């Protein structure tokens, strides 16, 4: 040099004219100062804050989560890790994590998917041939799971004694499980040395244990304004009915009288607020592997209501082709191009999208010292 890994940051800037919001203030039909859309605003998937339902109770069903330690207001987030696995040559990239007392499934092949026997091996009775001697065939019985098929998988692997013939039956290594002790570590774990013949996988239902009141700024709050609830129709006038409220169901607990449900019908839908001083932003120190925390300063930075935060011209910056100039570094020119995208109560995460450009720290080649 290239060419990837992973974190992070920018992703426009000047000047003119015009013309918009909001704030202050003035000499007020206007002027002057100042301020105006993100790193994601997106998706509506989490979790807060705040509001209101009554000061939100108990089970059962439903969801959601599940490894270790620590951040944080919380979270199904995030930080450093352990185990297991899956890719990459590599530096890295993904998946997975409670728990087995039950329960079920592994198609199809196979004797059989965990109480096993098809070939096949050994043993006794019996029959037959044969023989020096061994023995060779067939037929029932009992006995095996070490050779073979079969299949993803067949009762942990390899040796070795041992048996009638075999088999952790037994020894030795080695695996896997549970266990003890020492060493690290906060801890999950990890190394090393030990006991134990304890020894099928997988996947699914289950079970545990922990949380989980609703709706949601189209929540609410206040002022004006103005009619009609005249009518039908059911229930109903209690000792707490009838109906409502309480995520779904029970229970209990509250409201509840000329109420309450429905069905026709009438009037309004306007202004204010909530509406931006916050788990805020920056920036020293100093803790910490880190996420983050702590202490000090110091700043106030959009509040619109169908919807403001802009159009237009130049030049700049950046990025691509092209020509040329220069040892080289880097310049000159024209031409074109310039990313995803647009607050609506706010915050904190998570996924998703982005033209290009820069920093930092590690892989791989490759040259050359």
């Nucleotide at each position: 040099a290239u060419a990837g890994u992973a974190a992070g940051c920018c992703g426009g800037u000047u000047u003119g004219u015009c013309g918009c919001u909001c704030a202050g203030u003035c000499u007020u039909u206007g002027g002057c100062u100042g301020u105006g859309a993100g790193g994601a605003a997106a998706g509506u998937c989490c979790g807060g804050g705040c509001a209101a339902c009554a000061c939100a109770g108990a089970g059962c069903a439903c969801c959601a989560u599940a490894u270790u330690u620590c951040c944080u207001a919380a979270c199904g987030g995030g930080a450093a890790g352990c185990u297991g696995u899956u890719u990459g040559u590599g530096a890295g990239a993904g998946c997975a994590g409670a728990g087995u007392a039950g329960u079920g499934u592994a198609a199809c092949a196979g004797a059989a998917a965990a109480u096993a026997a098809c070939c096949g091996u050994c043993g006794a009775g019996c029959c037959u041939c044969u023989u020096g001697a061994u023995g060779a065939g067939g037929u029932g019985c009992g006995a095996u799971a070490a050779g073979g098929g079969u299949g993803a998988a067949a009762a942990g692997g390899u040796g070795a004694g041992g048996u009638a013939a075999g088999a952790g039956c037994u020894c030795a290594c080695c695996g896997g499980u549970a266990u003890u002790g020492c060493u690290g570590g906060c801890a999950a774990c990890a190394g090393c040395a030990g006991u134990a013949g304890c020894c099928g996988u997988a996947c699914a239902c289950c079970u545990u244990a922990u949380g989980g009141g609703u709706u949601g700024c189209a929540a609410g709050a206040u002022c004006a304004u103005g009619u009609a609830u005249a009518c039908c129709g059911g229930c109903g006038c209690a000792u707490g009915u009838a109906g409502g409220a309480u995520g779904g169901c029970u229970c209990g607990u509250c409201c509840g009288a000329u109420g309450c449900c429905g069905g026709g019908g009438g009037g309004u839908a306007g202004a204010u607020u909530g509406c931006u001083g916050g788990a805020g932003g920056c920036g020293a120190c100093g803790g910490g592997u880190g996420a983050c925390c702590g202490c000090c300063g110091u700043c106030c930075a959009a509040g619109a209501u169908a919807a403001a935060u802009g159009a237009c011209a130049a030049a700049c910056a950046c990025c691509u082709u092209a020509u040329u100039c220069u040892c080289a570094g880097g310049g000159a020119u024209a031409a074109g191009g310039c990313a995803c995208a647009g607050a609506a109560c706010c915050c904190g995460g998570c996924u998703u999208a982005c033209a290009g450009g820069c920093u930092u720290a590690c892989u791989a080649u490759u040259a050359u010292u």